[in-house]
Context: one part of a larger RNA
RNA sequence: UGGAUGUGAGGGAACUCGGCCAAAUAGUCCCGUAUCUUAGGUAGAAGGGAUGCCUAUCCAGAAAGAGGAUAGGUCGCAGUGGCAAGGGGACCCCGACUGUUUACCAAAAACACAGACCACUGCUAGUUCGUAAGGAUGUGUAUAGUGGUCGAAACCUGCCCAGUGUUGGUACCUGAAAGCUCCGUUCAAGGAGAAGAAGGGCCAAUAAACGGCGGGGGUAACUAUGACCCUCUCAAGGUAGCGUAAUACCUAGCCGCUUAAUUGGCGGCUCGCAUGAAGGUUCAACGAGAGUCCCACUGUCCCCACAUUCAGCCCC
Numbered sequence: 001u002g003g004a005u006g007u008g009a010g011g012g013a014a015c016u017c018g019g020c021c022a023a024a025u026a027g028u029c030c031c032g033u034a035u036c037u038u039a040g041g042u043a044g045a046a047g048g049g050a051u052g053c054c055u056a057u058c059c060a061g062a063a064a065g066a067g068g069a070u071a072g073g074u075c076g077c078a079g080u081g082g083c084a085a086g087g088g089g090a091c092c093c094c095g096a097c098u099g100u101u102u103a104c105c106a107a108a109a110a111c112a113c114a115g116a117c118c119a120c121u122g123c124u125a126g127u128u129c130g131u132a133a134g135g136a137u138g139u140g141u142a143u144a145g146u147g148g149u150c151g152a153a154a155c156c157u158g159c160c161c162a163g164u165g166u167u168g169g170u171a172c173c174u175g176a177a178a179g180c181u182c183c184g185u186u187c188a189a190g191g192a193g194a195a196g197a198a199g200g201g202c203c204a205a206u207a208a209a210c211g212g213c214g215g216g217g218g219u220a221a222c223u224a225u226g227a228c229c230c231u232c233u234c235a236a237g238g239u240a241g242c243g244u245a246a247u248a249c250c251u252a253g254c255c256g257c258u259u260a261a262u263u264g265g266c267g268g269c270u271c272g273c274a275u276g277a278a279g280g281u282u283c284a285a286c287g288a289g290a291g292u293c294c295c296a297c298u299g300u301c302c303c304c305a306c307a308u309u310c311a312g313c314c315c316c
Base pairs, nucleotide, nucleotide: 001311002310003309004308005307006306007305008304010302011301014300019297027051028050029049030048031047036041038152052074053073054072055071056070057069058068059067075079087295088294089293090292091291093289094287095286099111100110115150116149117148118147119146120145121144126137127136128135129134154281155280156279158213159212160211163210164209165206166205167204168203169202172201173200174199180193181192182191183190214232215231216230217229218228241275242272253269254268255267256266257265258264
């Protein structure tokens, strides 16, 4: 000087990106237990009290082992005396949940999930492996199978089919080669024509298909605002919700609460640079998930000190 431990006056997060770390809590019995809730939970909520040993009596049981209740006594600072053994509460974001994952830097808000919806499929099906024979789904049959998107439940899921896609239709137009008809000196090469598949044109349907969901001007008897009016324009002009958001540039928005002080957190407001409905909103329970606050607790810190032990170093 360092490693591993232990103790610490007074203060108690002032440390720090952040209580990271450490400390604290802890078993069992009794009492007691808010809010919210999908009525199951939340809950070991929280918060209190007890706990050793000795003696006696009682209880259930056939008995033993083991256990319980009551009363009296007794020792210590301390009785789950060692080991072992939850810190707690409040708000909020995300994901419903248990689960799964980057073997060896990521465990998560990612994946999955129950459930919802869409598409294909009537069985010699559809999907799929194979050149084929043949096989899987399946010795199943639409309450089934396959593919896809979302992701419990609750409340809901608005408008647009112009574009792209998909599906269906189609009198008519277009539409290759081969084949057919005709021409071509005998054959050919070659030429012309009719007919005409899919596809396209054309007509429809379809958004829980890919996707999309406006601008300008004026207006109410203070001002401000604009229910209202005018106009351009679109396929339609963003509905319900939510909203400075894991989305808001300006932004440390404004107001309130929290602090002595807050670029934080929470609650409101909100024309939202550039929210928004398979997704939006909400949400009990759950989470080694993100953020914030409070109590307890502490060497994280003020500010370091000492002890035990092991190394290093120095000397012999």
Molecule: large-subunit ribosomal RNA, domain IV
Organism: Acidiplasma aeolicum